[in-house]
RNA sequence: AUGACUACAGGGGGAGAGACUACAUCAGUAGCGCCGAAGGAGCAAGCAUAUGAUAUGUGAAUCUCUCAGGCAAAAAGACCCUUGUGUGACG
Numbered sequence: 001a002u003g004a005c006u007a008c009a010g011g012g013g014g015a016g017a018g019a020c021u022a023c024a025u026c027a028g029u030a031g032c033g034c035c036g037a038a039g040g041a042g043c044a045a046g047c048a049u050a051u052g053a054u055a056u057g058u059g060a061a062u063c064u065c066u067c068a069g070g071c072a073a074a075a076a077g078a079c080c081c082u083u084g085u086g087u088g089a090c091g
């Protein structure tokens, strides 16, 4: 300083999928069916190492998986916007 980036806090927006069945009685247990946006896991290019092809390691997402979580509303919710505080890059 028309304050980058980033952290925390407040406010606003914010999807999907059974108010399924049985027991129980509002907490749960079991069964079947589903969802992808807390968290978690997987990897393409690239990079590194060794190499004959290739192998190993590293490696992102709203992609993939569905462990966890979720499937009326509420709550939660990636992400986006905004306010405040801290930080203080380029100039």
Base pairs, nucleotide, nucleotide: 006086007085008084009083010082011081012080013079018032020031021030022029023028033071034070035069039067040065041064042063046058047057048056049055050054
This is a predicted structure of a 91-nucleotide RNA (Glycine riboswitch aptamer) from Thalassobacillus cyri. Its mean pLDDT, the model's own confidence on a scale to 100, is 77. Taxonomically the source falls in Thalassobacillus (Bacteria, Bacillota, Bacilli, Bacillaceae).